[in-house]
Overview
This is a predicted structure of a 74-nucleotide RNA (transfer RNA) from Candidatus Woesearchaeota archaeon UBA489. It matches the Rfam family "tRNA". From the family's description: Transfer RNA (tRNA) molecules are approximately 80 nucleotides in length. Its family is annotated with triplet codon-amino acid adaptor activity in the Gene Ontology. Its mean pLDDT, the model's own confidence on a scale to 100, is 83.

RNA sequence: GGGCCCGUCGUCUAGUCUGGAUAGGAUACAAGGCUUCGGACCUUGGGGCAGGGGUUCAAAUCCUCUCGGGCUCA
Numbered sequence: 001g002g003g004c005c006c007g008u009c010g011u012c013u014a015g016u017c018u019g020g021a022u023a024g025g026a027u028a029c030a031a032g033g034c035u036u037c038g039g040a041c042c043u044u045g046g047g048g049c050a051g052g053g054g055u056u057c058a059a060a061u062c063c064u065c066u067c068g069g070g071c072u073c074a
Stems, first nucleotide, its partner, number of pairs: 001073007010027004020057001029045005050066005
């Protein structure tokens, strides 16, 4: 330098192929309940689509560029 794959809450992950309802779940964290206290359990809460541009009535999803990571060919 060429080709391919990946990037979503603190962490892990579903959704992307086939565009559409408030982006779902687990765990962690906070508050409350329960408990002699703690843990476990129950309820509630905050928190996310790597960045820019384009297409569209509508983009996590399609196109494109950039950034970061990985595999591979030399």